[in-house]
RNA sequence: GGAGUAGGCUGGGCGAUCGCCCCGUGACGGGGAGGAAAGUCCGGGCUCCACAGGGCAGGGUGGCCGCUAACGGCGGCGCGGCGCGAGCCGCGGAAAGUGGCACAGAAAAUAUACCGCCCAUCGGGUAAGGGUGAAAAGGUUGGGGUAAGAGCCCACCGGCGCGCGGGUGAUCGCGCGUGCAUGCCAAACCCCACCUGGAGCAAGACCAAAUAGGAGGGAUGGGUGGCCCGCUCGAAUCCCUCGGGUAUGGUCGCAUGAGCCGGCGAGCAAUCGUCCGGCCCAGAGGAAUGAUCGCCGCCCGUAAGGGUAACAGAACCCGGCUUACAGGCUCACUCCGGCC
Numbered sequence: 001g002g003a004g005u006a007g008g009c010u011g012g013g014c015g016a017u018c019g020c021c022c023c024g025u026g027a028c029g030g031g032g033a034g035g036a037a038a039g040u041c042c043g044g045g046c047u048c049c050a051c052a053g054g055g056c057a058g059g060g061u062g063g064c065c066g067c068u069a070a071c072g073g074c075g076g077c078g079c080g081g082c083g084c085g086a087g088c089c090g091c092g093g094a095a096a097g098u099g100g101c102a103c104a105g106a107a108a109a110u111a112u113a114c115c116g117c118c119c120a121u122c123g124g125g126u127a128a129g130g131g132u133g134a135a136a137a138g139g140u141u142g143g144g145g146u147a148a149g150a151g152c153c154c155a156c157c158g159g160c161g162c163g164c165g166g167g168u169g170a171u172c173g174c175g176c177g178u179g180c181a182u183g184c185c186a187a188a189c190c191c192c193a194c195c196u197g198g199a200g201c202a203a204g205a206c207c208a209a210a211u212a213g214g215a216g217g218g219a220u221g222g223g224u225g226g227c228c229c230g231c232u233c234g235a236a237u238c239c240c241u242c243g244g245g246u247a248u249g250g251u252c253g254c255a256u257g258a259g260c261c262g263g264c265g266a267g268c269a270a271u272c273g274u275c276c277g278g279c280c281c282a283g284a285g286g287a288a289u290g291a292u293c294g295c296c297g298c299c300c301g302u303a304a305g306g307g308u309a310a311c312a313g314a315a316c317c318c319g320g321c322u323u324a325c326a327g328g329c330u331c332a333c334u335c336c337g338g339c340c
Base pairs, nucleotide, nucleotide: 001336002335003334004333005332007330008329009328010327012296013295014294015293016292017291018290020032021031022030023029024028034311038322039321041320042319043318044317045316046200047199048198049197053229054228055227056226058196059195060194061193062192063077064076065075066074067073078091079090080089081088082087092191093190097189098188099185100184101183114130115129116126117125118124119123138157139156141155142154143153144152158180159178160177161176162175163174164173165172166171204252205251206250207249214242215241216240217239218238219237221233222232223231259279260278261277262276263275264273265272266271297308298307299306300305
């Protein structure tokens, strides 16, 4: 200098004038839209059913160990695959059972003999070599053996069984024995392990207002997804039809939090702390957070001058994931080339 891998921050600032919303001790002072506020994909807090237990079905997750309120999230480790590498991707079980593997191919799993090779011609032997395919009776060179070949035999690797050792564990290493594997798909049904009430801020609480707490029929039960048991409430309750009235109102829920910043300590890290110090950083309610001017910053332009740019706007709150993002700044690491 080039080419990469994996992250972080930012994405306008200051002042003046006027305007809007919230809070306050109300003259005045303080504050006011993001890293994703987005998607509604997960997990919760919270509210109601409701006094609310157990199970089945259903649903979700899936290497191991940790973190967390929890998660399908995050961190570290293990094994396998890809990459020269930094790194990236994947992860229970195919010997419990059922099912599928099109086309091609001779044959696709209680699976073969098309070509080929050998014997020698009725036919038999063969699975090394070739072909088809995503996949074809462990792999590889070497040696022996054979009519020709084949784990047929031996060595090496691998598989299976037994034992020892390291590690919390997934797993790793070593030794002995044994010629020895029935392919792939479970994001097919399924099996195993663990988790799991339902509905949701349009949840819900209160106030105001008004009426006919009306009529008829049905059930014996009702109880926030389904079924069973238990529990509980009961002549209450529920369902259907007809008819009448009020309101589409107001207040709360609504921001002090699993909160944020800094320091110290523990831990590889995620993260944690009855540790220390500091801060309060939106709460609208048909939807506030704006406009103008000046300066700076940034972009275009020789200049004059022009522009204010990316993705995009809170609606109960929080932790994640996913998607979108012009430009700029920056940290660590890998590979290649050159110079000193």